[in-house]
A computed fold for a 334-nucleotide part of an RNA from a metagenome, annotated as large-subunit ribosomal RNA, domain IV.
Context: one part of a larger RNA
RNA sequence: ACAUGGUUAAGGAACUCGGCAAAACAGCGGCCGUAACUUCGGGAUAAGGCCUGCCCUAGCAAGAGGGCCGCAGCUAAAGACUCCAUGCGACUGUUUACCAAAAACACAGCUCCCUGCAAAAGCGUAAGCUGAAGUAUAGGGGGCGAUGCCUGGCCAGUGUCAGAACGUUAAGGAAGCGGGUUAUCUGAAUUUAUUUAGAGAAGCUUGCGACUGAAGCGCUGAUGAACGCCGGCGGUAACUAUAACCGUCCUAAGGUAGCGAAAUUCCUUGUCGGGUGAGUUCCGACCCGCACGAAUGGCAUAACGGUGUGGAGACUGUCUUAACUAUGUACUUG
Numbered sequence: 001a002c003a004u005g006g007u008u009a010a011g012g013a014a015c016u017c018g019g020c021a022a023a024a025c026a027g028c029g030g031c032c033g034u035a036a037c038u039u040c041g042g043g044a045u046a047a048g049g050c051c052u053g054c055c056c057u058a059g060c061a062a063g064a065g066g067g068c069c070g071c072a073g074c075u076a077a078a079g080a081c082u083c084c085a086u087g088c089g090a091c092u093g094u095u096u097a098c099c100a101a102a103a104a105c106a107c108a109g110c111u112c113c114c115u116g117c118a119a120a121a122g123c124g125u126a127a128g129c130u131g132a133a134g135u136a137u138a139g140g141g142g143g144c145g146a147u148g149c150c151u152g153g154c155c156a157g158u159g160u161c162a163g164a165a166c167g168u169u170a171a172g173g174a175a176g177c178g179g180g181u182u183a184u185c186u187g188a189a190u191u192u193a194u195u196u197a198g199a200g201a202a203g204c205u206u207g208c209g210a211c212u213g214a215a216g217c218g219c220u221g222a223u224g225a226a227c228g229c230c231g232g233c234g235g236u237a238a239c240u241a242u243a244a245c246c247g248u249c250c251u252a253a254g255g256u257a258g259c260g261a262a263a264u265u266c267c268u269u270g271u272c273g274g275g276u277g278a279g280u281u282c283c284g285a286c287c288c289g290c291a292c293g294a295a296u297g298g299c300a301u302a303a304c305g306g307u308g309u310g311g312a313g314a315c316u317g318u319c320u321u322a323a324c325u326a327u328g329u330a331c332u333u334g
Stems, first nucleotide, its partner, number of pairs: 001329008010320002014318001019315001027052001029051004037042001039146001053068005069073001074079001081313007088305002093105002109144007121130003147300004152230003157227002159223005166218003172212002176208006184199006231249005258292001259289001270286005
């Protein structure tokens, strides 16, 4: 000096990002007592008090009376700190084995889509298997996420579903038209056996091709707990300010209820109130929402949480401010 323990006058969070760590609290023993809120179950061991040993006496006992000792009687060990306010997530649960346990995942519940059974969906080249020895109160998939109150407008774009009249549209089929090839015919030349020019059936081959030709797309409609989206400018009231009101442009429609400087607010330590001696945090309001908003759910919510934030009590070497001590090391000397 370090590590792990122990003690400390006075103060008691002044420490610090933050009471981190430590201290303190302490018997689901008895008695008393127990708030807001609440889904009436809880909250709750709420909180907060009092009692507690041993001996003698009588008593069935509970208990009562008397006595004794100690600083201390649940005498050892073990064995909750509590409260107030608020965010998030309803809850128990799950997770990054080895830096993240959470507000992330899951969840019960709600809703949408598909599926009539040889089901849909999935695995496999297939056989076959799962689904299921099930049958729509079943099975698969997506989203939201207990509960309570609710879930507004827009179908123009994208998607999905339905429709089949018309337009467009492939391979294929194909009437017909054209090219190549030449059996044969005709002409010319000629050494009479050939050469050469033209026409040219069938077959084969090659090119074009009216017409025919499905889904799809165009087209018509529906659909948001489908992907999503939910305006601007100007003026106006007898102080001022503001604008219920009016005008105008654009749009598919212009954000409803509720909430709001918020896990969302840049300006911003917004403004006001509370708490403090002093408060960029916190709580309650306001609304000018840069850029909340309704199952990509909105708002509220008892209980719950090794959760985030702010505060209070108790308590303390966290600190003012450091000291001593035990054990083990480092280190020094032998």
Rfam family: Bacterial large subunit ribosomal RNA.
Its mean pLDDT, the model's own confidence on a scale to 100, is 86.